[in-house]
Context: one part of a larger RNA
RNA sequence: UUGGGCGUAAAGCGUGCGCAGGCGGCUUAAAUAGUCAGAUGUUAAAUUAUCUCGCUCAACGGGAUAGCUGCAUUUGAAACGUUUAAGCUAGAGUUAAGUAGAGGUAAAUGGAACUCAUGGUGUAGCAGUGAAAUGCGUUGAUAUCAUGGGGAACACCAAAGGCGAAGGCAAUUUACUGGACUUUAACUGACGCUCAGUCACGAAAGCGUGGGUAGCGAACGGGAUUAGAUACCCCGGUAGUCCACGCCCUAAACGUUGCACACUCGUUGUUGGGAGAUUCGACCCUUUCAGCAACUAAGCUAACGCGUUAAGUGUGCCGCCUGGGAAGUACGGUCGCAAGACUAAAACUC
Numbered sequence: 001u002u003g004g005g006c007g008u009a010a011a012g013c014g015u016g017c018g019c020a021g022g023c024g025g026c027u028u029a030a031a032u033a034g035u036c037a038g039a040u041g042u043u044a045a046a047u048u049a050u051c052u053c054g055c056u057c058a059a060c061g062g063g064a065u066a067g068c069u070g071c072a073u074u075u076g077a078a079a080c081g082u083u084u085a086a087g088c089u090a091g092a093g094u095u096a097a098g099u100a101g102a103g104g105u106a107a108a109u110g111g112a113a114c115u116c117a118u119g120g121u122g123u124a125g126c127a128g129u130g131a132a133a134u135g136c137g138u139u140g141a142u143a144u145c146a147u148g149g150g151g152a153a154c155a156c157c158a159a160a161g162g163c164g165a166a167g168g169c170a171a172u173u174u175a176c177u178g179g180a181c182u183u184u185a186a187c188u189g190a191c192g193c194u195c196a197g198u199c200a201c202g203a204a205a206g207c208g209u210g211g212g213u214a215g216c217g218a219a220c221g222g223g224a225u226u227a228g229a230u231a232c233c234c235c236g237g238u239a240g241u242c243c244a245c246g247c248c249c250u251a252a253a254c255g256u257u258g259c260a261c262a263c264u265c266g267u268u269g270u271u272g273g274g275a276g277a278u279u280c281g282a283c284c285c286u287u288u289c290a291g292c293a294a295c296u297a298a299g300c301u302a303a304c305g306c307g308u309u310a311a312g313u314g315u316g317c318c319g320c321c322u323g324g325g326a327a328g329u330a331c332g333g334u335c336g337c338a339a340g341a342c343u344a345a346a347a348c349u350c
Base pairs, nucleotide, nucleotide: 003322004321005320006319007304008303012318014201015200016199021194022193023192025088026087027086028085029084030083031082032081034080035077036076037075038074039073040072041071042070048066049065050064051063052062053061054060091191092188093187094186095185096183097182098181099180103177104176105175106174107173108172109171110154114150115149116148117147118146119145120144121143125136126135162169163168206247207246208245209244210243211242215241216240220236221235222234223233258317259316260315261314262313263312266295267294268293269292270291271290272289273288274287275286276285299306300305323350324349325348332343333342334341335340
């Protein structure tokens, strides 16, 4: 390479938009460099296959026929593919009427808790632990009341719940804004799917500049424990956590399961719509579309398990894997302020 694979054995890029490329709905007509069929020429000899002959046989050798992989010219076919022209509406999209939502950005506001300051009451303890001690406190703590300041996070509602491409998103209100779903008609008329490279987004930690700092809290200091204790426990506490702008680009970025489409028994719950029936109106009920969950038939799977939200049955496109270690390392390159990230071996060894 062929092949076989990628939930857990090696293997799905963290996620999306999307150029090139690959693939692509129904009908009609035409053309035809793909495709198919025929003819002619060529495809040296040897080799190969079949038949036959010669060495006593065989190997070997002679002869005949066929084959081989194509290539060129030419004639034809038109189902498929392609191209051109015309049309269609089932894919895709637009408009209209509604619906739900922690989807995003910005601003304003709120209450509980915490902490600090000031003042009042009040007196000897408080705090902490397995037990203690360090620590705080007669310069009046802890407790309690009042007033004021500050920063961060939003109890209940809350759910197998919702939204988002993923990361993620939760007090309230307002402004701006993205997407989804349902229903019915109208419109466009294949405008689609996937996507190397590119571009954008991307938790936490970390970095730069400037703010902010209540609580928590790497580092650090102290007290304990212990043989020791660079820890677990306790008292403190800087960076950080927060905000603005700019970087970093990694995660068990996980459903460890790429995206799209089609098909394949059911049951139950739940979220958001529609229709029907019923009703004064609803709920319950029947049915349908889109999600989120649980259990299962067939089937699949090494098993576990998956099972219309597939890991079933198929198609299209992309990514990735190929024994363990060395190693996601070295070297080189690109990016970065740095930390480092991305790309990515070999010797050697089992």

Predicted 3D model of a 350-nucleotide part of an RNA (small-subunit ribosomal RNA, central domain) from a Candidatus Moraniibacteriota bacterium. The sequence was found in a public genome assembly. The organism belongs to Candidatus Moraniibacteriota, within Bacteria. Model confidence (mean pLDDT): 87 of 100. Its Rfam family is "Bacterial small subunit ribosomal RNA".